Model confidence (mean pLDDT): 88 of 100. This is a predicted structure of a 75-nucleotide RNA (c-di-GMP-I riboswitch aptamer) from a Nitrospirota bacterium. Its Rfam family is "c-di-GMP-I riboswitch aptamer". Its family is annotated with cyclic-di-GMP binding in the Gene Ontology. It was read from a public genome assembly, where an Rfam model found it. The source organism's lineage runs through Bacteria, Pseudomonadati and Nitrospirota.
RNA sequence: GUUUCGAAAAGGCAAACCACGAGCAAUCGUGGGGCGCAAAACCACGGAUCCCUUGGGGAUGGCCGGGUUACCGAA
Numbered sequence: 001g002u003u004u005c006g007a008a009a010a011g012g013c014a015a016a017c018c019a020c021g022a023g024c025a026a027u028c029g030u031g032g033g034g035c036g037c038a039a040a041a042c043c044a045c046g047g048a049u050c051c052c053u054u055g056g057g058g059a060u061g062g063c064c065g066g067g068u069u070a071c072c073g074a075a
Base pairs, nucleotide, nucleotide: 005073006072012037013036017032018031019030020029021028022027035062041068042067043066045065046064047063048060049059050058051057052056
């Protein structure tokens, strides 16, 4: 230094819900909020679920798998 792993430390993200806004909808953005998370960072490749449609298109990465990248360094 790298891989595995996840004690400690420094931090990080932000569920439900509420307000405002966008969208036909699923859902998303901003602010509050904090259920939780060692990748709860990014990517719709596969599966799954959801919405609109019936040529298909969209959404969910905090549903599972996979890929890429990253902070710290005890056992």